FMN riboswitch aptamer (RFN element) from Kineosporia mesophila, 137 nucleotides, folded computationally. The organism belongs to Kineosporia, within Bacteria.

RNA sequence: GUGCGUGCUCCGGGGUCGGUGUAAUUCCGAACCGGCGGUGACAGUCCGCGACCCGACCGUGUCCUCGUGACGUGGGCGGUUGACCUGGUGGAAUUCCGGGACCGACGGUGAAAGUCCGGAUGGGAGGCAGCACGCGG
Numbered sequence: 001g002u003g004c005g006u007g008c009u010c011c012g013g014g015g016u017c018g019g020u021g022u023a024a025u026u027c028c029g030a031a032c033c034g035g036c037g038g039u040g041a042c043a044g045u046c047c048g049c050g051a052c053c054c055g056a057c058c059g060u061g062u063c064c065u066c067g068u069g070a071c072g073u074g075g076g077c078g079g080u081u082g083a084c085c086u087g088g089u090g091g092a093a094u095u096c097c098g099g100g101a102c103c104g105a106c107g108g109u110g111a112a113a114g115u116c117c118g119g120a121u122g123g124g125a126g127g128c129a130g131c132a133c134g135c136g137g
Stems, first nucleotide, its partner, number of pairs: 002136008010127002016030004031115002033104002035049004044102002053079003057075007064067001084100005106118003
C1' cells in the first nucleotide's frame, strides 16, 4: 500500500411572498426540492433498485366469546408504481451547455398537499463511508 469475511454504526431535499375565501404553507400567480447503482461524459424524466401500496404463502405475538375468531408483527416471493423534447459541442451526452416542458406513495386537514402534520426515534437500496474483530497475499 492492498484483498476477503463477520458484526455494528452512518447516510433525503424542499412553502416564502402575494391573490381569492368563513376557512388554503393544500386552490391561483410567482417560488423551492431531487435517495441509490448503472451508462462511451456529470441523469428527478434512459435502464434498474429502494421507499409506499396490494396479494397469496411460510412463521410469530396478544386477547377471549376458544372459532373457518379478532387485532398485530416478521420473512422471502409476486404484482402495482410518475415524468423530456429541442438546438449546440463532442469520438461518445434523453446525463454537459442554451431554450422550452414535465413528474412526485399512503393517511390526515376548516378547502384539493412533492414542500405542512402522521405512520417514522420506522424501513431502506447502495456505499474504494466509519468503527471493531477475524483470515490472507

Model confidence (mean pLDDT): 80 of 100. It matches the Rfam family "FMN riboswitch aptamer (RFN element)". Its family is annotated with FMN binding in the Gene Ontology.